[in-house]
Molecule: transfer RNA
Organism: Deltaproteobacteria bacterium
RNA sequence: UCGGGGUUCGUCUAAUGGCAGGACGCGGGUUUUUGGUACCCGCUACGGGGGUUCGAAUCCCUCACCCCGAACCA
Numbered sequence: 001u002c003g004g005g006g007u008u009c010g011u012c013u014a015a016u017g018g019c020a021g022g023a024c025g026c027g028g029g030u031u032u033u034u035g036g037u038a039c040c041c042g043c044u045a046c047g048g049g050g051g052u053u054c055g056a057a058u059c060c061c062u063c064a065c066c067c068c069g070a071a072c073c074a
Base pairs, nucleotide, nucleotide: 001070002069003068004067005066006065007064010024011023012022013021018054025043026042027041028040029039030038047063048062049061050060051059
């Protein structure tokens, strides 16, 4: 430099054009003599920008970063 794949809550993972959800974890509460368990409540997320559309995590363009492969230089 070229080609391909990827980026969503703290972590993992859904949503394939129509309210961004779940698990784990964490915080608080109830219960318990205490802890655990159980139950209830909560926890700033779609990598940045632009476009298409009534409507975009999703489709298109671009930039950044990560992974894989190739080429080139030494």